[in-house]
Molecule: Glycine riboswitch aptamer
Organism: Nocardioides insulae DSM 17944
RNA sequence: CUGAGGAACUCUGGAGAGUGGCUCGGUCCCCGAGCCCGCCGAAGGGGUAGCGCCGAACGGCGCGGAAUCUCUCAGGCUCCCGGACAGAGUGGGUAUU
Numbered sequence: 001c002u003g004a005g006g007a008a009c010u011c012u013g014g015a016g017a018g019u020g021g022c023u024c025g026g027u028c029c030c031c032g033a034g035c036c037c038g039c040c041g042a043a044g045g046g047g048u049a050g051c052g053c054c055g056a057a058c059g060g061c062g063c064g065g066a067a068u069c070u071c072u073c074a075g076g077c078u079c080c081c082g083g084a085c086a087g088a089g090u091g092g093g094u095a096u097u
Base pairs, nucleotide, nucleotide: 008090009089010088011087012086013085018037020036021035022034023033024032025031026030038077039076040075044073045071046070047069051064052063053062054060
């Protein structure tokens, strides 16, 4: 001097699964809450490999350790909201608005 990557912010894209039943309430098209049944996984969260460490030496229910895998605690199952992740962008001065 240049600059990948990372963080933050802005914009954009962004899947899945019942507008289920009953009860109560409301501003009563519909919305909210509770309970029940059935489902979803891409907020978050739990579990997990190789491997590393410790222990040990015919040895481990040890510790750490990833995910879009897995579990569904949470959350979600018309739209909206949310949404992992991805793309683009985010220098200074002056003038005008």